[in-house]
RNA sequence: AGUAUAUAUGGGCAAACUAUACGAAAGUAUAGGACGCAAAGCCAUGAGUCUAAUGUAUUGGAAAGCGUGAAACCAAUUACAAUGAUUGUCAGGCUGCAAGA
Numbered sequence: 001a002g003u004a005u006a007u008a009u010g011g012g013c014a015a016a017c018u019a020u021a022c023g024a025a026a027g028u029a030u031a032g033g034a035c036g037c038a039a040a041g042c043c044a045u046g047a048g049u050c051u052a053a054u055g056u057a058u059u060g061g062a063a064a065g066c067g068u069g070a071a072a073c074c075a076a077u078u079a080c081a082a083u084g085a086u087u088g089u090c091a092g093g094c095u096g097c098a099a100g101a
Stems, first nucleotide, its partner, number of pairs: 005098001007099001012037002017032006035088001041094003045091003048086003054081004058076004
């Protein structure tokens, strides 16, 4: 200097949940709190998963003397789709502490 992690020392991070704030939501931040983690440090690069503001389609409504058709308007209980989210889902990249072997 490098690799590796059965056992150590000194330490590190912080799940669920609660409170507050932000967000359409998924979720995020701060404080408390510890389920756990040898990278549970950083990066949204690939995949997976989550959400659907928004868009498209579908269905319905209203309007009209009657019928038909189109456009527009309103609604959502429906489907699809990230540009959103997740690094404590997996992989990849970068960086890092340590007695002993």

c-di-GMP-I riboswitch aptamer from a Clostridiales bacterium, 101 nucleotides, folded computationally.
It was read from a public genome assembly, where an Rfam model found it.
Its mean pLDDT, the model's own confidence on a scale to 100, is 77.
It matches the Rfam family "c-di-GMP-I riboswitch aptamer". Rfam links the family to the GO term cyclic-di-GMP binding.